[in-house]
Molecule: transfer RNA
Organism: Anaerolineaceae bacterium
């Protein structure tokens, strides 16, 4: 130079053939407790790597470029 694979919440990761984004942990907040801590509840917290296409509707399909891992030379 080639050719694959991945990028979704602070973090590890789901979304199964295109239909309104979710769990765990982790914060915060209440309730339990003389206090912590475990436990249970409830909450905030996402322009889905960027950009552009197709589509009534894209996290999901396509193209371009980026970032990291893997093969090859």
């Nucleotide at each position: 130079g080639g050719g694959g694979g991945u990028g979704u919440a602070a973090c590890u990761c789901a979304a199964u053939u295109g239909g309104u984004a979710g769990a765990g942990u982790g914060u915060c907040a209440g309730a339990c407790u003389u206090u912590u801590a475990a436990u249970c509840u409830g909450a905030a917290g996402g322009u889905u790597g960027a950009g552009g296409g197709u589509u009534c509707g894209a996290u999901u399909c396509c193209c371009u470029c980026c970032g990291c891992c893997c093969c090859u030379a």